[in-house]
Context: one part of a larger RNA
RNA sequence: UGACGGGGGCCCGCACAAGCGGAGGAACAUGUGGUUUAAUUCGAUGAUACGCGAGGAACCUUACCCGGGCUCGAACGGCUAAUGAAUACAGGGGAAACUUUGUAGCUAGCAAUAGCAUUAGUCGAGGUGCUGCAUGGUUGUCGUCAGCUCGUGCCGUGAGGUGUCGGCUUAAGUGCCAUAACGAGCGCAACCCUUAUCGAUAGUUACUAACAGGUAAUGCUGAGGACUCUAUUGAGACUGCCACCGUAAGGUGUGAGGAAGGUGGGGAUGACGUCAAAUCAGCACGGCCCUUACGUCCGGGGCUACACACGUGUUACAAUGGGUGGGACAAAAGGUCGCUACUUGGCAACAAGAUGCUAAUCCCCAAACCCACUCCCAGUUCGGAUUGGAGUCUGCAACUCGACUCCAUGAAGCUGGAUUCGCUAGUAAUCGCGCAUCAGCUAUGGCGCGGUGAAUACGUUCCCGGGCCUUGUACA
Numbered sequence: 001u002g003a004c005g006g007g008g009g010c011c012c013g014c015a016c017a018a019g020c021g022g023a024g025g026a027a028c029a030u031g032u033g034g035u036u037u038a039a040u041u042c043g044a045u046g047a048u049a050c051g052c053g054a055g056g057a058a059c060c061u062u063a064c065c066c067g068g069g070c071u072c073g074a075a076c077g078g079c080u081a082a083u084g085a086a087u088a089c090a091g092g093g094g095a096a097a098c099u100u101u102g103u104a105g106c107u108a109g110c111a112a113u114a115g116c117a118u119u120a121g122u123c124g125a126g127g128u129g130c131u132g133c134a135u136g137g138u139u140g141u142c143g144u145c146a147g148c149u150c151g152u153g154c155c156g157u158g159a160g161g162u163g164u165c166g167g168c169u170u171a172a173g174u175g176c177c178a179u180a181a182c183g184a185g186c187g188c189a190a191c192c193c194u195u196a197u198c199g200a201u202a203g204u205u206a207c208u209a210a211c212a213g214g215u216a217a218u219g220c221u222g223a224g225g226a227c228u229c230u231a232u233u234g235a236g237a238c239u240g241c242c243a244c245c246g247u248a249a250g251g252u253g254u255g256a257g258g259a260a261g262g263u264g265g266g267g268a269u270g271a272c273g274u275c276a277a278a279u280c281a282g283c284a285c286g287g288c289c290c291u292u293a294c295g296u297c298c299g300g301g302g303c304u305a306c307a308c309a310c311g312u313g314u315u316a317c318a319a320u321g322g323g324u325g326g327g328a329c330a331a332a333a334g335g336u337c338g339c340u341a342c343u344u345g346g347c348a349a350c351a352a353g354a355u356g357c358u359a360a361u362c363c364c365c366a367a368a369c370c371c372a373c374u375c376c377c378a379g380u381u382c383g384g385a386u387u388g389g390a391g392u393c394u395g396c397a398a399c400u401c402g403a404c405u406c407c408a409u410g411a412a413g414c415u416g417g418a419u420u421c422g423c424u425a426g427u428a429a430u431c432g433c434g435c436a437u438c439a440g441c442u443a444u445g446g447c448g449c450g451g452u453g454a455a456u457a458c459g460u461u462c463c464c465g466g467g468c469c470u471u472g473u474a475c476a
Stems, first nucleotide, its partner, number of pairs: 001476002003473003007470007015460002019423005026315008034306002042053002064301007076124009087104007106115003126290002129288003135284002137279003140275001142273001147186006153162003166177003192267004197235007207224002211222003238261001241255001242253004317416001321375007334363002338357002342353004382413001387408007429452007
């Protein structure tokens, strides 16, 4: 000087407390461990691994296993030599990869030659093989915590200190005052995006107040530029004003005005560093290793196994509910190898026809909710696992191993021990919709969007993590 203390002081955080809803019990989905296996490819392992890399494992992917092929090689470049091909058609072997036989057969140029291709030789290949403790780049974490430093000066023999401490204040090393310090940098804040209000400009594919026309009905039509909306540019919030407290910074106010009030809400933004943290399997790269194989092609299998253990989720155990019929209201996003209105067939998944849309034009219709009827507290009209049968769709191909539909079947489960997690407002809870990946899908995952919409916070004694000052130390 740090680090640590079941030392002290001050302060903060869904850290506790106050509340609401979960996990831990059940079934299933998914990941991991373990076990098994020819193989169950590899990585990630307290917080900071375990619906993680993977935003799509039937083949492919694929790295693993078994079997069959190739060896300048699956792709690409250079040199040398030979050939004329390339390619097309037909046949044999084969599961395929591949191998083999036959027929036809180069281009430009008068030519030399040039080009292209094949074969042979050769030099470069190739490796998801090892080392993340040789590395770059990128990332997690403490933590969006308020810290981390420098120049000059001053103090100390020196390591170092001071500044950065003290008082007050702040979300903040944010400021004010004080001060052997005076300044400065990286962080904080602001600048950026979005959301909440208004103005101006613009008016189609969006809108419809006034006028006119029309319909069974609808901005449907003429028209309009008011409103909504769209998208460009501005305004607006700064403790600016008022009262009180305070030297000041600032604080308090169901104070005004205002759409918004004290950082308005949300996002992006992550200092010096820590964990020899993660990644050589995204990529790059040093070294080591393989080179008729640890390279590469193909067929099949495996990554989906299953006495078990754990994590994360979905569905439930019902009446604030289940079922049937009727009625109402979104936002955001996507669409031509696509999204599909509508009609017909089918109980349905879907199929056949057909129309619009390269999209503010068409696809385009939410569900919880409301109304009516029914069930009457039961392992049930709860719950839907599992299993049998019949089908649909995608795709060369659904046996291993896809999703969906219909009929039948109808497990466990009656609210979950110790323990433990999330959340402070349009939040939790609950309800549906969309997108990426993608032929299809094991999506209950991930990322977004809106609908309905709470309870509680006395407070900081305690648990956990963190910041500042101080103190002790046999630790560095």

Record summary: The part of an RNA shown here (small-subunit ribosomal RNA, 3' major domain) has 476 nucleotides and comes from an uncultured bacterium.